[in-house]
About this RNA:
Model confidence (mean pLDDT): 76 of 100. This is a predicted structure of a 103-nucleotide RNA (Glycine riboswitch aptamer) from Pseudorhodobacter ferrugineus DSM 5888. NCBI's taxonomy places the organism under Bacteria, Pseudomonadota, Paracoccaceae, Pseudorhodobacter, Pseudorhodobacter ferrugineus. Rfam family: Glycine riboswitch aptamer. Gene Ontology term of the family: glycine biosynthetic process. From the family's description: This family represents the bacterial glycine riboswitch. The sequence was found by an Rfam model in a public genome assembly.
RNA sequence: CCAUCAGGAUCGGGAGAAUCCGGUUGGGGCGCAAGCCCUGUUCUGGUGCCGAAGGAGCAACCGCCCCGGUAAACUCUCAGGCGCAAGGGACCGGUUCUGGUGG
Numbered sequence: 001c002c003a004u005c006a007g008g009a010u011c012g013g014g015a016g017a018a019u020c021c022g023g024u025u026g027g028g029g030c031g032c033a034a035g036c037c038c039u040g041u042u043c044u045g046g047u048g049c050c051g052a053a054g055g056a057g058c059a060a061c062c063g064c065c066c067c068g069g070u071a072a073a074c075u076c077u078c079a080g081g082c083g084c085a086a087g088g089g090a091c092c093g094g095u096u097c098u099g100g101u102g103g
Stems, first nucleotide, its partner, number of pairs: 001103013018047001020046004025040006048082003054078001055076003061069003
């Protein structure tokens, strides 16, 4: 110096699922009033749903067996999420830094 692997920083890309039903509350309308109606990115409960933070499970395989170990974008949905945007986001790419390996 080159290649490759891992990690850090930074930049770019980056999906899915509710216009559901209540309570509460803000705004508006009607009404003498009680109250009723409309609407919303208030808070909250329920039901339904999504998978790509995190978490959990296992096939091959390995340890002879028991039993145990063990991957994912698969499965679960605890956590998280479900109007647009924002945020988050596995993962992908660029730049740069650090370390490992090879030349």